[in-house]
Context: one part of a larger RNA
RNA sequence: GCCGGCGACUUAGACUAGACAUGCAGCUUAAGUCAAAAGACGGAGGCGUAGCGAAAGCGAGUCUGAAUAGGGCGAAUGAGUAUGUCGAGCUAGACUCGAAACCAGAUGAGCUAGGCAUGGGCAGGGUUGAAACCUCCGUGACAGGAGGAGGAGGACCGAACCGGUGGCGGUUGAAAACGCUUCGGAUGACCUGUGUUUAGGAGUGAAAAGCUAACCGAAUCUGGAGAUAGCUAGUUCUCCCCGAAAUGUAUUUAGGUACAGCCUCGCCGUAGAGAAUGUGUCCCGUAGAGCACUGAAAAGGCUAGGGUCCUACCAGAUUACCAAACCUUAUCAAACUCCGAAGAGGCACAUUUGUUAGGCGGGAGUGAGGAUGCGAGAGCUAACUUCCGUAUCCGAAAGGGAAACAACCCAGAUCGCCAGCUAAGGUCCCCAAGUGUAUGUUAUGGAAAAGGAUGUGUCGUUGCUAAAACAGCUAGGAGGUUGGCUUGAAGCAGCCACCCUUUAAAGAGUGCGUAAUAGCUCACUAGUCGAGUGACGAUGCGCCGAAAAUGAUCGGGGCUAAAACAUACCACCGAAGCUGCGAAUUCGAAAGAAUGGUAGGGAGCGUUCCCUAAGCCGUAGAAGGUACACCGGAAGGAGUGCUGGAGGUAUGGGAAGUGCGGAUGCCGGC
Numbered sequence: 001g002c003c004g005g006c007g008a009c010u011u012a013g014a015c016u017a018g019a020c021a022u023g024c025a026g027c028u029u030a031a032g033u034c035a036a037a038a039g040a041c042g043g044a045g046g047c048g049u050a051g052c053g054a055a056a057g058c059g060a061g062u063c064u065g066a067a068u069a070g071g072g073c074g075a076a077u078g079a080g081u082a083u084g085u086c087g088a089g090c091u092a093g094a095c096u097c098g099a100a101a102c103c104a105g106a107u108g109a110g111c112u113a114g115g116c117a118u119g120g121g122c123a124g125g126g127u128u129g130a131a132a133c134c135u136c137c138g139u140g141a142c143a144g145g146a147g148g149a150g151g152a153g154g155a156c157c158g159a160a161c162c163g164g165u166g167g168c169g170g171u172u173g174a175a176a177a178c179g180c181u182u183c184g185g186a187u188g189a190c191c192u193g194u195g196u197u198u199a200g201g202a203g204u205g206a207a208a209a210g211c212u213a214a215c216c217g218a219a220u221c222u223g224g225a226g227a228u229a230g231c232u233a234g235u236u237c238u239c240c241c242c243g244a245a246a247u248g249u250a251u252u253u254a255g256g257u258a259c260a261g262c263c264u265c266g267c268c269g270u271a272g273a274g275a276a277u278g279u280g281u282c283c284c285g286u287a288g289a290g291c292a293c294u295g296a297a298a299a300g301g302c303u304a305g306g307g308u309c310c311u312a313c314c315a316g317a318u319u320a321c322c323a324a325a326c327c328u329u330a331u332c333a334a335a336c337u338c339c340g341a342a343g344a345g346g347c348a349c350a351u352u353u354g355u356u357a358g359g360c361g362g363g364a365g366u367g368a369g370g371a372u373g374c375g376a377g378a379g380c381u382a383a384c385u386u387c388c389g390u391a392u393c394c395g396a397a398a399g400g401g402a403a404a405c406a407a408c409c410c411a412g413a414u415c416g417c418c419a420g421c422u423a424a425g426g427u428c429c430c431c432a433a434g435u436g437u438a439u440g441u442u443a444u445g446g447a448a449a450a451g452g453a454u455g456u457g458u459c460g461u462u463g464c465u466a467a468a469a470c471a472g473c474u475a476g477g478a479g480g481u482u483g484g485c486u487u488g489a490a491g492c493a494g495c496c497a498c499c500c501u502u503u504a505a506a507g508a509g510u511g512c513g514u515a516a517u518a519g520c521u522c523a524c525u526a527g528u529c530g531a532g533u534g535a536c537g538a539u540g541c542g543c544c545g546a547a548a549a550u551g552a553u554c555g556g557g558g559c560u561a562a563a564a565c566a567u568a569c570c571a572c573c574g575a576a577g578c579u580g581c582g583a584a585u586u587c588g589a590a591a592g593a594a595u596g597g598u599a600g601g602g603a604g605c606g607u608u609c610c611c612u613a614a615g616c617c618g619u620a621g622a623a624g625g626u627a628c629a630c631c632g633g634a635a636g637g638a639g640u641g642c643u644g645g646a647g648g649u650a651u652g653g654g655a656a657g658u659g660c661g662g663a664u665g666c667c668g669g670c
Stems, first nucleotide, its partner, number of pairs: 001670006011092003015089002018086005026047003032041003051058002061073004095234002098231001102224006113198009122188001125157003128153001133148005161185003166181004200216001202212003237604005247260005261366002263363006274353009288339001289337002294333003298329004303323001305322002307318003369394007377386002399410003414583004419579003425573003428557003434570001436569005441563001445559001451544002455541010472528005478501003483496003507522001511520002584595004605659001607656005615649003624643005630637002
């Protein structure tokens, strides 16, 4: 992992409120007795039929009070009660499994930590060579020195023994800590046998919170115990009807809960209400707009004031500076408004719908929402961002389209059909349907900006032009003059000026060039040629701008229309939409309408056992198994064959250990 079996909303209570059934101004027994099959008896007691008051007490009233007042609570206006069934609540383990923990009593020191008692071990390996001692030297005597002998040491090297430093292997191991190699101690605070002792908030600890029997920041076992778990997981047959929420308030509250909101079931209830649409009316200060207020703010003018000059003062002058108020022109505002919609909302009326409104009661779930469009805040007018409002959808919605794609577009699936029409979107092939019609456009379509460009189509404005334009070619392009200034500056470094003459025309010079000249060229003019040629602007479709990691790609093939846009038109395809035919269920008197769906409600199927049943079926073959093209709207139910070899059970009822794929579920098999 698969298969088989087991596996989760139960049980109890003279409890609580309800629905249904039976009795009813009454309802009902408990313990117990008789009987032992149903049942009969048992009225003690309980609830109800009257309340008010703290109470005595009074009583349709009573309490307060001085009160016959007022006020409070009642009556008038009566429905309860017992049992059963069902769903819910409460109290219990209370749907099932699941902690880490807490407490009590025991069991452990055969592992390990420390202690005590008594034994044992450490190469008949090597090295070093302390003191005291002896001899000699030495000293006044000591001290001191040398040699000998000696054999000290938590001394040295190194086996056993004890350990465990580095490396490699091993890591479903040979091993729940090992193997190989290397390494530390090895007469000591050494190692070790046996006996004994100390324990769970306790021991022991050369201290690591180490160790206390293979996981110790509090051992193990049993019990309290089914601890508790606002948490996670799982929760088993079918069909039918309706159908949510992810909001508000509060919360040691924020992933929980309570009340309200929204869902469901039952009853009441009525033309009053609700919903949608239309009309009228009221309300308002948003969008927009505006500058009349509050503020912001550009240019100009006018002109106080400031500034500067002058001045003892008074005065005066000036202003290329700053600038109030005012004027003209042009503006800005969520917390500005002289104005001001559309819509929203209230009310009235009308139409449509037809109980949906509302009330009472039983049962919930929800209280993490999400995306998109529109209106705002926050943010970067960032985010699959966040927080509100509003609408839709997803959530709880399948179907068609968008290649694929909860939310986008179309459209809401009761069931069947080898019937038809359409929506979005499409019609060359994959792939159902046009290689459709008419007119243009483009070099792409199939990511993107500022910016750039004689791409090309369309429209417009304006020059020149048969008195010859534009482009090309031929020719000219001169004189004063090398204008003046400047170290040079001669059209052409720079500054100033930019005239006059001859002319068809020719700048005190457009560019290249020279040290400066020179040279080339342009403007300008003539000739040649012979028809259009320049400059702007608007707009359609394109071009560049354009860089990413395995091989590319529009979904692909491929396409020059099978691309984009515009206009006009025809046809077809295309969904669980609509229609047709047949069928089921719900609601409804009918006609008819409805039937996607998580928590709610209703109706059923099947399993085990009991009564029915001393019945019925069964060795002429039960249950169980197995095969099959049968029946039913589903859960399911028959029949026949084979297997099996002795039990099964209709119908109508009753009672539950009553339905498995999931829980890292439990047990078994493979």
The prediction has a mean pLDDT of 82. Predicted 3D model of a 670-nucleotide part of an RNA (large-subunit ribosomal RNA, domain II) from a Deinococcaceae bacterium. Taxonomically the source falls in Deinococcaceae (Bacteria, Thermotogati, Deinococcota, Deinococci).